[in-house]
Context: one part of a larger RNA
RNA sequence: CUGGGCGUAAAGGGCGCGUAGGCGGCCUGGCGGGUCCAGCGUGAAAUCUCCCGGCUCAACCGGGAGGGGUCGGUGGAUACCACCGGGCUUGAGGGCAGCAGAGGAAGGUGGAAUUCCCGGUGUAGCGGUGAAAUGCGUAGAUAUCGGGAGGAACACCGGUGGCGAAGGCGGCCUUCUGGGCUGGCCCUGACGCUGAGGCGCGAAAGCGUGGGGAGCAAACCGGAUUAGAUACCCGGGUAGUCCACGCCCUAAACGAUGGAUGCUAGGUAUGGGGGGUAUCGACCCCCUCCGUGCCGAAGCUUACGCGUUAAGCAUCCCGCCUGGGAAGUACGGCCGCAAGGCUAAAACUC
Numbered sequence: 001c002u003g004g005g006c007g008u009a010a011a012g013g014g015c016g017c018g019u020a021g022g023c024g025g026c027c028u029g030g031c032g033g034g035u036c037c038a039g040c041g042u043g044a045a046a047u048c049u050c051c052c053g054g055c056u057c058a059a060c061c062g063g064g065a066g067g068g069g070u071c072g073g074u075g076g077a078u079a080c081c082a083c084c085g086g087g088c089u090u091g092a093g094g095g096c097a098g099c100a101g102a103g104g105a106a107g108g109u110g111g112a113a114u115u116c117c118c119g120g121u122g123u124a125g126c127g128g129u130g131a132a133a134u135g136c137g138u139a140g141a142u143a144u145c146g147g148g149a150g151g152a153a154c155a156c157c158g159g160u161g162g163c164g165a166a167g168g169c170g171g172c173c174u175u176c177u178g179g180g181c182u183g184g185c186c187c188u189g190a191c192g193c194u195g196a197g198g199c200g201c202g203a204a205a206g207c208g209u210g211g212g213g214a215g216c217a218a219a220c221c222g223g224a225u226u227a228g229a230u231a232c233c234c235g236g237g238u239a240g241u242c243c244a245c246g247c248c249c250u251a252a253a254c255g256a257u258g259g260a261u262g263c264u265a266g267g268u269a270u271g272g273g274g275g276g277u278a279u280c281g282a283c284c285c286c287c288u289c290c291g292u293g294c295c296g297a298a299g300c301u302u303a304c305g306c307g308u309u310a311a312g313c314a315u316c317c318c319g320c321c322u323g324g325g326a327a328g329u330a331c332g333g334c335c336g337c338a339a340g341g342c343u344a345a346a347a348c349u350c
Stems, first nucleotide, its partner, number of pairs: 004321003007304002012318001014201004021194003025088006033081002035077004040072002042069001048066007091191001092188004096183004103177007110154001115149007125136002162169002206247006215241002220236004258317006266295009275285002299306002323350003332343004
């Protein structure tokens, strides 16, 4: 490189926006670059294949023919591709009317609970465990009542539910704001798909500056357990967890399944929309679109399983894999305050 692959064997980029590029709907006119056809030229010699001939054969040598192309120029064809032009609406987008939602940002606000402080009642214990002890308590704890402070998280609803591209998002209210879905009329008229680089987002932990600190809790200190116990259990406890701004950029970032489009049995449950019934609603019935699950025809798969939300049948584009270890390491480069991240080998060895 070809070929074969990427749910679990090695392999889908964490996710999006988008540049170049690749690819691209229906009808029609032109052109004749790609493409196709014909004949001409050229495609050195040697080599190769076939035929004839020469060394007694052969190797070898001589002669003839053939094959061989992203080639040149000439003439021709016009389906497809490209280019130039015209038209279309089904792809895509927009307008209008509606629908659901923990989608995002900021501000405000509520109750329960834990802890702490003050006061009342009250007295000898509380707490904790397998059992204990450390610990707390006569300087009055635990329990209980009233008042106050502060931080963090939002029970029930809550779902096999919803929203978001992913990470992720959950009390309530307001403001600002993104996306999706449905309906059928109108508008634009291919404006599309993908996307190397690039840019942005990106859980937790961690870092910088400043704040905050109730509970929890790495490290750390005690008490137990144990042969030991740098653990599991218990009592404490600091970073951190929270907020603002700036970094970090990783993950079992998982559906371990890239994106888009078309095609291919059904059944059942559920969220959103539309229609019908008796005016509305509940309910019921029907249809269709979007979403979320389960079971399954065909088909696929080594198997497990997947199965209109495909891992089926196809097309386009990107990423990635190529025996195990050494190693996601060294070196170099780029990024970072650091921690480290990204890119990424070889010797050697089995």